A computed fold for a 71-nucleotide RNA from a Candidatus Pacearchaeota archaeon, annotated as transfer RNA.
The prediction has a mean pLDDT of 83.
The RNAcentral record of the sequence draws on ENA.
NCBI's taxonomy places the organism under Archaea, Nanobdellati, Candidatus Pacearchaeota.
Its Rfam family is "tRNA". Rfam describes the family as follows. Transfer RNA (tRNA) molecules are approximately 80 nucleotides in length.
């Protein structure tokens, strides 16, 4: 200094334009003498700024921040 990729719950990740989802965590009941496993229900999420568009997590652009190739 050139290219590329990624960024979604506390934690891994799913989701290619129309109410964001599992899983595991967490909070509260239930079982149980107690715990844990199990059964139930609750709370939590799109990195940031701007465009497009009726409608953006989703497309384009800059930013940040991570990784990867080349020099």
């Nucleotide at each position: 200094g050139g290219g590329u990729g990624c960024a979604u719950a506390g934690u891994u990740u799913a989701g290619u334009g129309g109410u964001a989802a599992a899983a595991u965590g967490g909070u509260c009941g239930g079982c149980u003498c107690c715990a844990g496993a199990c059964c139930g229900a609750c709370a939590g999420c799109u990195g940031g700024g701007g465009g497009u568009u009726c409608g953006a997590u989703u497309c384009c652009u800059c930013c940040u921040g991570c990784g990867c190739c080349c020099a």